The part of an RNA shown here (large-subunit ribosomal RNA, domain I) has 490 nucleotides and comes from an uncultured Candidatus Berkelbacteria bacterium.

[in-house]
Context: one part of a larger RNA
RNA sequence: GGCGUACGGGGGAUGCCUUGGCAUCUCGUGCCGAAGAAGGACGCGGUACACUGCGAAAAGUUCUGGUGAGGAGUGUGCAUCCGCAUGAGCCAGAGAUAUCCGAAUGGGGAAACCCACGUGGGGGCAUGCCCACGGACGAUGGCGUAAAUUCAUAGCGUCAUCGAGGGAACCGGGUGAACUGAAACAUCUAAGUAACCCGAGGAAAAGAGAAGAUUCCGCGAGUAGUGGCGAGCGAAAGUGGAGAAGCCCGCAGCACCAAAAGCCUAGUCGAAGGUUCUGGAAAGGACCGCGAGAAAGCGUGAAAGCCGCGUAGACGAAAGGCGAAUAAGCUGCAGAGAGUAACCCGGGACACGCUAACCCCGGGUGAAGAUGGGGGGUCCACCCUCCAAGGCUAAAUACACGAGAUGACCGAUAGGGCACAAGUACCGUGAGGGAAAGGUGAAAAGAACCCCGGCGAGGGGAGUGAAAUAGAAUCUGAAACCGUAUGCCU
Numbered sequence: 001g002g003c004g005u006a007c008g009g010g011g012g013a014u015g016c017c018u019u020g021g022c023a024u025c026u027c028g029u030g031c032c033g034a035a036g037a038a039g040g041a042c043g044c045g046g047u048a049c050a051c052u053g054c055g056a057a058a059a060g061u062u063c064u065g066g067u068g069a070g071g072a073g074u075g076u077g078c079a080u081c082c083g084c085a086u087g088a089g090c091c092a093g094a095g096a097u098a099u100c101c102g103a104a105u106g107g108g109g110a111a112a113c114c115c116a117c118g119u120g121g122g123g124g125c126a127u128g129c130c131c132a133c134g135g136a137c138g139a140u141g142g143c144g145u146a147a148a149u150u151c152a153u154a155g156c157g158u159c160a161u162c163g164a165g166g167g168a169a170c171c172g173g174g175u176g177a178a179c180u181g182a183a184a185c186a187u188c189u190a191a192g193u194a195a196c197c198c199g200a201g202g203a204a205a206a207g208a209g210a211a212g213a214u215u216c217c218g219c220g221a222g223u224a225g226u227g228g229c230g231a232g233c234g235a236a237a238g239u240g241g242a243g244a245a246g247c248c249c250g251c252a253g254c255a256c257c258a259a260a261a262g263c264c265u266a267g268u269c270g271a272a273g274g275u276u277c278u279g280g281a282a283a284g285g286a287c288c289g290c291g292a293g294a295a296a297g298c299g300u301g302a303a304a305g306c307c308g309c310g311u312a313g314a315c316g317a318a319a320g321g322c323g324a325a326u327a328a329g330c331u332g333c334a335g336a337g338a339g340u341a342a343c344c345c346g347g348g349a350c351a352c353g354c355u356a357a358c359c360c361c362g363g364g365u366g367a368a369g370a371u372g373g374g375g376g377g378u379c380c381a382c383c384c385u386c387c388a389a390g391g392c393u394a395a396a397u398a399c400a401c402g403a404g405a406u407g408a409c410c411g412a413u414a415g416g417g418c419a420c421a422a423g424u425a426c427c428g429u430g431a432g433g434g435a436a437a438g439g440u441g442a443a444a445a446g447a448a449c450c451c452c453g454g455c456g457a458g459g460g461g462a463g464u465g466a467a468a469u470a471g472a473a474u475c476u477g478a479a480a481c482c483g484u485a486u487g488c489c490u
């Protein structure tokens, strides 16, 4: 030095675990904002770093309801308190308070800062100072005032109401690509997608006959079609289901505008087991019982129907919300949608790229008046059917959130980026990018005391514990790699 064996160090794989995540279904909920939102800054605790909660009334305040003998949120201790039925704490509903920034709105501004004014009040001899309230801008309406210019109008002033800003996805509209596919490429495709913009709501949109209400799902059907008849695109009728709801617009007059069950937001009741053995511990073994509309599940020192929480089943709301477009009419008179329909040219949209009906838009021409007009896929006749050029409309549908259930879903390099003070640390001027990091034990019983040592780090005893090679760098503890001892070989 090599090989082997034993025991360690190192390392954190593997196994087991789960507080977290993923997916589907069911039920419920869905806009917020000048009464100042979303989102933040800074504060608030006896002590206070982070999270959570809250706002100078600051981990809170009031009332109502529920629960309740324990509490003062979490990672914890010390201290000091509250409550024990005169009801603390916790949960739910409705209020109060709610600094500063932010649409931010008195003016300014490099957000969370600076500087005022008016009115009223506090303090004081008085100024400074403090408190409350008010005032941005735009639109609409009213009132006042009022130019050039006599009237008037513009303008100006003032009052009232409304607006603004935010929202992950879902929705309507506007503008609208390219890569790509066609095995090249131009029509075509990708795709009316992405992106950007405007707008709305808890849904949106569509919708009530110039027709077979609208919407969503299954079949029809990858059919009929369409298509450099290439690549591709791709219906409808019909039929089965979900859900169903119809109405209103001129003038005048009359009548009327109410509400429940139920559901949501806290909760409540809820059967039945003991002894003994092993063991650190019984839920395990043995013996003898019991309940079951309850053998779903979880926990409890190992494996519990009968110990705890629950489960089957049965109940519950003072308050707020949903339920609930508030529903349902009558009489008289009047008349019933024009640069519209149609046609021509061009374009778009319809599955339909045109010989192309129907629908929409631009330009041009331009009607009729129910004895009229539109449609039935060129067009004509006949026939059938409907009444455009005004408007509203729930549900079935989409998405998200909350709760519950379920899983031939994951189990810490997986599953969300995040099981942990995660959109954190950190990186970037910025837009933006973006981690790592779980596990002692049944219980801290977390090692009093002694010794070595720097009043260390670390270790040795002692003690706890079933176990300390479970010692906090903590379950298990693989491999690489590094040692100690030893056998053999050299």
Base pairs, nucleotide, nucleotide: 001489002488003487004486005485006484007483008482009481015475016439017438020410021409022407023406024405025404026403027402028401029400030399031166032165039101040100041099042055043054044053046078047077049075050074051073061095062094063093064092065091066090067089070082071081072080106115107114108113117134118133119132120131121130122129137163138162139161140160141159142158143157144156145155170201171199172198173197174196175195181188185228215242216241217240218239219238225233226232246392247391248390249337250333251332252331253330254329262322263321264320265319267315268314269313273288274287275286276285277284289306290305297309298308299307342365343364344363345362346361347360348359352377372387373386374385375384376383426433427432446474449461450460451459452458